[in-house]
Context: one part of a larger RNA
RNA sequence: UUGGGUUUAAAGGGUGCGUAGGCGGUAAAUUAAGUCAGCGGUGAAAUGUUAAGGCUCAACCUUGAAGUUGCCGUUGAAACUGGUUUACUUGAGUGCAGUUGAGGUAGGCGGAAUUCGUGGUGUAGCGGUGAAAUGCAUAGAUAUCACGAGGAACUCCGAUUGCGAAGGCAGCUUACUAAAGUGCAACUGACGCUGAAGCACGAAAGCGUGGGUAUCAAACAGGAUUAGAUACCCUGGUAGUCCACGCAGUAAACGAUGAUUACUGGGCGUAUGCGAUAUACAGUAUGCUCCUGAGCGAAAGCGUUAAGUAAUCCACCUGGGGAGUACGCCGGCAACGGUGAAACUC
Repeated sequence: UUGGGUUUAAAGGGUGCGUAGGCGGUAAAUUAAGUCAGCGGUGAAAUGUUAAGGCUCAACCUUGAAGUUGCCGUUGAAACUGGUUUACUUGAGUGCAGUUGAGGUAGGCGGAAUUCGUGGUGUAGCGGUGAAAUGCAUAGAUAUCACGAGGAACUCCGAUUGCGAAGGCAGCUUACUAAAGUGCAACUGACGCUGAAGCACGAAAGCGUGGGUAUCAAACAGGAUUAGAUACCCUGGUAGUCCACGCAGUAAACGAUGAUUACUGGGCGUAUGCGAUAUACAGUAUGCUCCUGAGCGAAAGCGUUAAGUAAUCCACCUGGGGAGUACGCCGGCAACGGUGAAACUC
């Protein structure tokens, strides 16, 4: 390389959009590039194969044949692929109708709780633990009541619920905005699928500048524990946690399962729509969770949301360690990220 693979053994890119490329619905006409057939030319010799022959045999040698799977030219064929033209509607999209949701962005508002401040009541403890101590407290703490300040997060509802491409999204409300599915079948008429590069988005932590800082809390300090305790436990506590703008670009970014399409048994539940009839079952479409059949699988298990049966395109794997390291290059303010070996060793 081929082959075989990628839920868990090595292996699906974090996700989307999308360029080139690859692949692509139904019917008809035409063309003849691919394709197929005939004929011609060429495809050196030697070697190899085969049939004979010559050295006493063989190796070796000689002669003939087939073959040389290719290329070029020419004459035809027209099913399939491609090109051109015409038409179609079921793929795809648009429109109209009503619907759904923690989808997104920005603004406003709300109550509970923590902390702090002020004042009142009140007195000796509070706090914390396995037990303690550090700590706080007669300069009046803890507790309790009233008022105030400020920041962050939204109890119940809440669900195997819903929405989003993924990351993710939850108090209420307003504005703007994106999407999905359903019904109708009016319009376009293959406009599609995938997608190397590329571009965009991308939790937490981290970085830069400027704010903010209630809580919690890396680092740090103290108290314990212990042989020690640079920890687990306790008391404090700074970055950070929050906001704006910019960077970074990684996660067990997980369903450890790429995207799209078609086909293949049932059952319970549930979300949203539709139609019908009626007040309860059943139908249909799109989702979500579970159980099981065939089939698949090394098994665990998967099982119309496939890991089944097939097709197209992309990504990736090829024994363990060395190593996601070194070097180089690209990106970054840095941290670091991307790409990514070998020697050696088992």